The RNA shown here (transfer RNA) has 73 nucleotides and comes from an Opitutaceae bacterium. It matches the Rfam family "tRNA". By type it is a transfer RNA. The sequence was found in a public genome assembly. The prediction has a mean pLDDT of 82. The organism belongs to Opitutaceae, within Bacteria.
[in-house]
RNA sequence: GGGCUGGUAGCUCAAUGGUUAGAGCAGAGCACUCAUAAUGCUUUGGUUGCGGGUUCGAAUCCCGCCCGGCCCA
Numbered sequence: 001g002g003g004c005u006g007g008u009a010g011c012u013c014a015a016u017g018g019u020u021a022g023a024g025c026a027g028a029g030c031a032c033u034c035a036u037a038a039u040g041c042u043u044u045g046g047u048u049g050c051g052g053g054u055u056c057g058a059a060u061c062c063c064g065c066c067c068g069g070c071c072c073a
Base pairs, nucleotide, nucleotide: 001072002071003070004069005068006067007066010025011024012023013022018056027043028042029041030040031039049065050064051063052062053061
């Protein structure tokens, strides 16, 4: 340099172009306990990597750029 692939919550990951982007773990509060852990309930947390385009509507499709992984040179 080229090809492929990925980037979504603090972490690991879902989400057929169509309601308000969700889950587990983590965090916070409460219950339980002498207390802690475990467990249960509630709950916070999002520039869907960035910038454009297409569309009535984009995490999803198209283009450029940035970053990571694999392969080739």